[in-house]
């Protein structure tokens, strides 16, 4: 960097550290000196890979290993279209970025 696949469910306390943090620009909402974020542990979640079972396929079924993840829908929105409308907007869906896995 491609490609496929998912992204409305789930799951937190101790330590350390000190001022922002929530991907990037903008708007908004929001955590944060009653220490956010980051790290480390240790414990948990979910099942992408993994292992069982049916021939496959598909489903079920474990969770030892390999990654993820554990505020809020990927925090909302934003860009297209369509339907609404009280003309402020709102709904749907779709794409674009983004994350996470498997594999090139």
């Nucleotide at each position: 960097u491609c490609u496929u696949a998912u992204c409305a469910a789930g799951a937190g306390a101790a330590g350390u550290c000190g001022a922002g943090g929530g991907a990037c620009a903008a708007g908004g909402c929001c955590c944060g000196a009653u220490g956010a974020c980051a790290c480390u542990u240790c414990a948990g979640c979910a099942a992408c890979c993994u292992c069982u079972g049916c021939c496959a396929a598909g489903c079920a079924g474990a969770a030892a290993g390999g990654u993820g993840c554990u505020a809020a829908u990927u925090c909302c929105u934003a860009c297209a279209a369509a339907c609404u409308u009280a003309c402020g907007a709102g709904u749907u869906u779709g794409g674009a970025a983004g994350a996470u896995a498997a594999g090139a």
Molecule: SAM riboswitch aptamer (S box leader)
Organism: Kurthia senegalensis